A computed fold for a 74-nucleotide RNA from a Deltaproteobacteria bacterium, annotated as transfer RNA. The source organism's lineage runs through Bacteria, Pseudomonadati, Myxococcota and Myxococcia. Rfam family: tRNA.
[in-house]
RNA sequence: AGGCACGUAGCUCAGUUGGUUAGAGCGCUUGCUUGACAGGCAAGAGGUCAACAGUUCAAGUCUGUUCGUGCCUA
Numbered sequence: 001a002g003g004c005a006c007g008u009a010g011c012u013c014a015g016u017u018g019g020u021u022a023g024a025g026c027g028c029u030u031g032c033u034u035g036a037c038a039g040g041c042a043a044g045a046g047g048u049c050a051a052c053a054g055u056u057c058a059a060g061u062c063u064g065u066u067c068g069u070g071c072c073u074a
Stems, first nucleotide, its partner, number of pairs: 001073007010026004019057001028044006050066005
């Protein structure tokens, strides 16, 4: 330099053919339980879906550019 894949919660990830409230597990906070922990139960917080632009009635999903990570070729 060229090509491919990926980027969604603090971490690991799902999200089907674009479609009507953005989710799961772990973690975190609060309450109950305990002498106190651990564990269990209940509730809750936490998201610019990497960024910008475009298409569309509607974009996490499609298109373009940029950024980042990984892999391949030279």